[in-house]
Molecule: transfer RNA
Organism: marine sediment metagenome
RNA sequence: GCUCCAUUGGCGCAGUCGGCAGCGCAUCAGUCUUAUGUACUGAUGGUCGCGGGUUCGAGUCCCGCAUGGAGCA
Numbered sequence: 001g002c003u004c005c006a007u008u009g010g011c012g013c014a015g016u017c018g019g020c021a022g023c024g025c026a027u028c029a030g031u032c033u034u035a036u037g038u039a040c041u042g043a044u045g046g047u048c049g050c051g052g053g054u055u056c057g058a059g060u061c062c063c064g065c066a067u068g069g070a071g072c073a
Base pairs, nucleotide, nucleotide: 001072002071003070004069005068006067007066010025011024012023013022019056027043028042029041030040031039049065050064051063052062053061
């Protein structure tokens, strides 16, 4: 230098053919308990890595960039 893969709440990951962003853990509150939580219920938390484009509409499609990884030279 070229090719490919990944980037989504604090962490680990889903998200189908473009149509209201989800799960688990963690956190917070409550229930139960003498107390605890490993039990139960609920809630908070996301500019979907960044910038553009296409579209009525983009996490998803296209282009560029960044970071990490793999391969080739």